[in-house]
């Protein structure tokens, strides 16, 4: 310098053909009962990397930046 694959909750990660963003764990709060904990049960939490552009609509197509990991030179 090419090229490839990815960035979604605090943390790891899903997300179908373009149609209403999700899940465990993590925190919060209630319940429970041999338990410094544990199990259960509700909760709350998201600019879907930045911008742009297609389209009635975009996490999902299409440009561009930017970061992070492989390969190639």
């Nucleotide at each position: 310098g090419g090229g490839u694959u990815g960035u979604u909750a605090g943390c790891u990660c899903a997300g179908u053909u373009g149609g209403u963003a999700g899940a465990g764990c993590a925190g919060g709060u209630g319940a429970c009962u041999c338990u410094u904990a544990a199990u259960c049960a509700c909760c709350g939490g998201g600019u879907c990397g930045g911008g742009g552009g297609u389209u009635c609509g975009a996490g999902u197509c299409c440009c561009u930046c930017a970061c992070a990991a492989c390969c190639c030179a």